[in-house]
Molecule: transfer RNA
Organism: Bacteroidaceae bacterium
RNA sequence: GCGGUAGUAGCUCAGUUGGUAGAGCAUUGGCUUCCCAAGCCAAGGGUCACGGGUUCGAGCCCCGCUUACCGCU
Numbered sequence: 001g002c003g004g005u006a007g008u009a010g011c012u013c014a015g016u017u018g019g020u021a022g023a024g025c026a027u028u029g030g031c032u033u034c035c036c037a038a039g040c041c042a043a044g045g046g047u048c049a050c051g052g053g054u055u056c057g058a059g060c061c062c063c064g065c066u067u068a069c070c071g072c073u
Base pairs, nucleotide, nucleotide: 001072002071003070004069005068006067007066010025011024012023013022019056027043028042029041030040031039050064051063052062053061
């Protein structure tokens, strides 16, 4: 230099044919307990890496850019 894969909540990851972004763990509050742990219920937390384009509508399609990993030279 070229090609491929990945980037979504604090972490690990889903997200189907383009139609109002989710789960588990963690955090906070409550219930329970003499206390802790465990269990149960609820809540908060998102510029979908970044910048554009297409579309009535984009996490998803197109272009650029960037970081990590893998391969080729």